Model confidence (mean pLDDT): 82 of 100. A computed fold for a 73-nucleotide RNA from a Phycisphaerae bacterium, annotated as transfer RNA. Taxonomically the source falls in Phycisphaerae (Bacteria, Pseudomonadati, Planctomycetota). Its Rfam family is "tRNA". By type it is a transfer RNA.
[in-house]
RNA sequence: GGGGACGUAGCUCAGCUGGGAGAGCGUCGCGUUCGCAAUGCGAAGGUCGAGGGUUCAAAUCCCUUCGUCUCCA
Numbered sequence: 001g002g003g004g005a006c007g008u009a010g011c012u013c014a015g016c017u018g019g020g021a022g023a024g025c026g027u028c029g030c031g032u033u034c035g036c037a038a039u040g041c042g043a044a045g046g047u048c049g050a051g052g053g054u055u056c057a058a059a060u061c062c063c064u065u066c067g068u069c070u071c072c073a
Stems, first nucleotide, its partner, number of pairs: 001072007010025004019056001027043006049065005
């Protein structure tokens, strides 16, 4: 330098054909306990890497760009 994959909650990840942003773990609160652990219920937590475009509508399609991993040279 060229090709490919990935980027979504604090962490690990899902998101089918464009229309609800989600799960597990973790955190916080409450119950059960003498207490802890465990468990049940509830809550908080998101510029969907960034910018632009298409569309009534974009995490999802198109372009540019940044970062990480990987292959080739």